[in-house]
RNA sequence: GGCGCCGUAGCCAAGUGGCUAAGGCAGCGGAUUGCAAAUCCGCCAUCGUCGGUUCGACUCCGACCGGCGCCU
Numbered sequence: 001g002g003c004g005c006c007g008u009a010g011c012c013a014a015g016u017g018g019c020u021a022a023g024g025c026a027g028c029g030g031a032u033u034g035c036a037a038a039u040c041c042g043c044c045a046u047c048g049u050c051g052g053u054u055c056g057a058c059u060c061c062g063a064c065c066g067g068c069g070c071c072u
Base pairs, nucleotide, nucleotide: 001071002070003069004068005067006066007065010025011024012023018055027043028042029041030040031039048064049063050062051061052060
């Protein structure tokens, strides 16, 4: 330098054009308890950045940023 894959909450992770972005762990608030633990309920994401396409984008396209791998 070329090519490919990946980037969604503090962590893991689903979602691949449409109505409020699943779930688990952690955290916070509450119920319960003599105090706790366990259990139950609730809360917590403008999806790496910027632009484009579209009535509509996490999803498609481009550039850039970061990570991993292959080739030279």
The RNA shown here (transfer RNA) has 72 nucleotides and comes from a Planctomycetaceae bacterium. The prediction has a mean pLDDT of 81. The same sequence occurs in records of 11 taxa. RNAcentral holds the sequence, with entries from ENA and MGnify. It matches the Rfam family "tRNA". Rfam classes the family as a transfer RNA.